[in-house]
Context: one part of a larger RNA
Molecule: small-subunit ribosomal RNA, 5' domain
Organism: uncultured delta proteobacterium
RNA sequence: GAAUGAACGCUGGCGGCGUGCUUAACACAUGCAAGUCGAACGAGAAAGGGAUUGCUUGCAAUCCUGAGUAGAGUGGCGCACGGGUGAGUAACACGUGGAUAACCUACCUUCGAAUCCGGGAUAACUACUUGAAAGGGUAGCUAAUACCAGAUGAAGUCAAUGUAUCUUUGGAUGUAUUGAUGAAAGACGGCCUCUUCCUGAAAGCUGUUGUUUGAAGAUGGGUCCGCGCACCAUUAGCUGGUUGGUGGGGUAACGGCCUACCAAGGCUUUGAUGGUUAGCUGGUCUGAGAGGAUGAUCAGCCACACUGGAACUGACACACGGUCCAGACUCCUACGGGAGGCAGCAGUGAGGAAUUUUGCGCAAUGGGGGGAACCCUGACGCAGCAACGCCGCGUGAGUGAUGAAGGCCUUCGGGUCGUAAAGCUCUGUCAAAUGGGAAGAACAUACAAAGCAUUAAUAAAGUUUUGUACUGACGGUACCAUUAGAGGAAGCACCGGCUAACUCCGUGCCAGCAGCCGCGGUAAUACGGGGGGUGCAAGCGUUAUUC
Numbered sequence: 001g002a003a004u005g006a007a008c009g010c011u012g013g014c015g016g017c018g019u020g021c022u023u024a025a026c027a028c029a030u031g032c033a034a035g036u037c038g039a040a041c042g043a044g045a046a047a048g049g050g051a052u053u054g055c056u057u058g059c060a061a062u063c064c065u066g067a068g069u070a071g072a073g074u075g076g077c078g079c080a081c082g083g084g085u086g087a088g089u090a091a092c093a094c095g096u097g098g099a100u101a102a103c104c105u106a107c108c109u110u111c112g113a114a115u116c117c118g119g120g121a122u123a124a125c126u127a128c129u130u131g132a133a134a135g136g137g138u139a140g141c142u143a144a145u146a147c148c149a150g151a152u153g154a155a156g157u158c159a160a161u162g163u164a165u166c167u168u169u170g171g172a173u174g175u176a177u178u179g180a181u182g183a184a185a186g187a188c189g190g191c192c193u194c195u196u197c198c199u200g201a202a203a204g205c206u207g208u209u210g211u212u213u214g215a216a217g218a219u220g221g222g223u224c225c226g227c228g229c230a231c232c233a234u235u236a237g238c239u240g241g242u243u244g245g246u247g248g249g250g251u252a253a254c255g256g257c258c259u260a261c262c263a264a265g266g267c268u269u270u271g272a273u274g275g276u277u278a279g280c281u282g283g284u285c286u287g288a289g290a291g292g293a294u295g296a297u298c299a300g301c302c303a304c305a306c307u308g309g310a311a312c313u314g315a316c317a318c319a320c321g322g323u324c325c326a327g328a329c330u331c332c333u334a335c336g337g338g339a340g341g342c343a344g345c346a347g348u349g350a351g352g353a354a355u356u357u358u359g360c361g362c363a364a365u366g367g368g369g370g371g372a373a374c375c376c377u378g379a380c381g382c383a384g385c386a387a388c389g390c391c392g393c394g395u396g397a398g399u400g401a402u403g404a405a406g407g408c409c410u411u412c413g414g415g416u417c418g419u420a421a422a423g424c425u426c427u428g429u430c431a432a433a434u435g436g437g438a439a440g441a442a443c444a445u446a447c448a449a450a451g452c453a454u455u456a457a458u459a460a461a462g463u464u465u466u467g468u469a470c471u472g473a474c475g476g477u478a479c480c481a482u483u484a485g486a487g488g489a490a491g492c493a494c495c496g497g498c499u500a501a502c503u504c505c506g507u508g509c510c511a512g513c514a515g516c517c518g519c520g521g522u523a524a525u526a527c528g529g530g531g532g533g534u535g536c537a538a539g540c541g542u543u544a545u546u547c
Base pairs, nucleotide, nucleotide: 001547002546003545004544006543007542008541009540010539013393014392015391016390017389018388019386020385021351026349027348028347030346031345032344035077036076037075040074041073048065049064050063051062052061053060054059055058084304085303086302094228095227096226097225098224099223100222103221104220108217109216110215111214112213113212114211115210116150118148119147125140126139127138128137129136130135156181157180158179159178160177161176162175163174164173165172166171186209187208188207189206190205191204230276231275232274237267238266239265242264243263244262245261246260247259248258249257279301280300281299282298283294284293285292286291306327307326308325309324310323329340330339331338332337357383359382360381361380365379366377367376368375369374396426397425398424399423406417407416408415409414430488432483433482434481435480436479440474445469446468447467448466449465450464451463452462491536492535493534494533495532496517497516498515502531503530504529505528506527512519513518
C1' cells in the first nucleotide's frame, strides 16, 4: 500500500447493488417450511336456510336444501428434489483423466406389441370393549387403477444344440431351432339404436387418458483405476480376512464384499503404521510475476441431521421435518405409561468483541400433485433492520474589502482566520409536500371465429391461428411534473523525524504521550488546552488478521 462475513471509539444526509452467528454440530417456547389427485375407490356429516304437521306459540318431529360439500379412510404419484450445516473425514473424500467385455435408471422422448377371464379380502363404517392419555382389541359390513389365481405367450431373459464373425484365446457378439420363464386396469366423454314416464342404464361405434410389456434415446446415479492432494521421524516398523488362489454365497454390478479350504503373502525411509490439524474444488485476497494466504456470499462434489446402531418401503434412502432398538436430555401423566428432536424460515435463551423481522406474496422463475381449473411451496420473489462493504450524489453557486465584528498571534507597526462572513444576484440535485404514473404479464383458462386432422357423423375430444376477457407481493414503487425555499444535511485523525502540516498558554521526569527513534526535570513545534494548519471525508481513526 492492498484486503476483510470484521469488531471498537467519535461522528452520521440520501440512493443503488451486495452482505450479515467466523463463537456453543449448545439447548430450544410458538407459528409456518410437502403435499396433491373425486377423471382410481367405497362411504359421508354438521352449522345454517326452507317447508309440513303437532301442540304447551316457541319448542318437538318429519322432509327438502346445505351436499355427494367439509373432514376422515383405501389407492396413486411425490415426500431420495428443493432448503440447512461443516461435526466427522488425510480418504478414490475432492480435482483431473480414463474404464465398466462388471452395472442400474421412476417420471420424460421416439418407435412397436398387448390391455382376455375370474376370485377372496380389508380399511373407512357399525356394535361391543380396553386405556388418564398416546393408542389398542374382538365381532360384523363394503369398494377399487389395492391384492391374488387362470388364459394368451409378443418382446425380453435363461438353458441346450447347430453355425458365422471378432478376439486380449479367457471369451464376446450375431443368427437358427427347441425348451423353460415371462403381463395388464380401468376411468372420463360423444354419437346411434333399443327398453323405459323422466333421469339414467346395457350392448355397439368412436375420442381422450390411463395400465402392461419391449427396443432405442435422454437424464440421473453405482463401481473400479492412473496422477495430484497438509504437518510431525522427539511416530520405524505395520498387517491375520491380512495378500493371493479355488469352490460357494451375496449384489443392479466387479471384488475378501462374505464364507469354506489352500498357499504365505501384502505395505514400508519415493515415509508404511501412528499422531495432530482440516470438508475438497471452481474460486477469493495479495503480488510485476513466481509465489504466499484463504475456501464467507455464488457454483460443483462430499459428509451429516440429538448421540450410537439397524433395516423396511421404494426406480433411487439405510431417509433432516419416516420406522425400530439403545443412550443422554426435555415435557405430559390418573405413576400403569406416553411424547419430542430448528445444522429449514422467522424467533428465544446461552456463549461471544460480534451478526437482522416471530414481515408480505405465490404476481414472476422453478419444483410436487392434477386432464384442467387449481392446490401446496419460509425454494424463490420482495419488503424490514445494520455506514457491514462497494459505487454514486448532496450538504450550494456567483459576486462581495470597509479587508467589518470577534478570536488568536504580535517586534504593538501590524499579521492571520479571510472572499471566509454579512450584504447583493441566482440555482433547485437530494430530502419535504402535491399531482400524474410504468415495465416486470407470458402462459394457462374461458368465450367467439376460422382452418387442419379424426370419424359413419355437422357430435365429442384433439390441434393451429386470430380476437376479447382475466392475473402484480413489491407498490401508488421506479420515473415524470409542479410548489416553496439556502432553507433540513460534516465530521474524524494528525501537525518532532520517518510523514503533508506551527505557534501561544498550562504543566514541570509530575500529569501524560508513544508504531520505531524517543518526548516531559521552568522558555516542550512530541504531554493537556486555544488559535492556525495538513490529510481523508459520510465517514475518519484504532485493534485484529492476510499478502